[in-house]
SAM riboswitch aptamer (S box leader) from Oceanobacillus damuensis, 111 nucleotides, folded computationally. The model forms 97% of the base pairs in the Rfam consensus. The organism belongs to Oceanobacillus, within Bacteria. The sequence was found by an Rfam model in a public genome assembly. Rfam family: SAM riboswitch aptamer (S box leader). About the family: The SAM riboswitch is found upstream of a number of genes which code for proteins involved in methionine or cysteine biosynthesis in Gram-positive bacteria. Its mean pLDDT, the model's own confidence on a scale to 100, is 81.

RNA sequence: UUCUUAUCAAGAGUCGGGGGAGGAACUGGUCCUGUGAUCCCGCAGCAACCGUUACUUUAAAGAGUAAAAAAUGGUGCUAAAUCCAGCAAGCGUCCGCUUGAAAGAUGAGAC
Numbered sequence: 001u002u003c004u005u006a007u008c009a010a011g012a013g014u015c016g017g018g019g020g021a022g023g024a025a026c027u028g029g030u031c032c033u034g035u036g037a038u039c040c041c042g043c044a045g046c047a048a049c050c051g052u053u054a055c056u057u058u059a060a061a062g063a064g065u066a067a068a069a070a071a072u073g074g075u076g077c078u079a080a081a082u083c084c085a086g087c088a089a090g091c092g093u094c095c096g097c098u099u100g101a102a103a104g105a106u107g108a109g110a111c
Stems, first nucleotide, its partner, number of pairs: 002110007013043001015042004022032003026086004044078003049074002052069002054065004082103001087100005
């Protein structure tokens, strides 16, 4: 990189240092940004995906816990619903609404 699978309307920075122009994946819209963003380092914080512990279950392997515990383990995240839409279907007052997909992000697994 590719494939499979789960989740994505909750939550968490008016912090310090660096740096100096674009950033929010892509396109359109709409926003953020020299009152210094995005980004890097530090600190702080959020969150149970994996793992851990506990409990239940099984002969065992294993499986489960919708309101179990823990943020000293591995990741992740800390503007706006994945910021909204993109494709399809349905409804429809033609403005829009709902559902599903696609794309994307993150975790886990496989090659």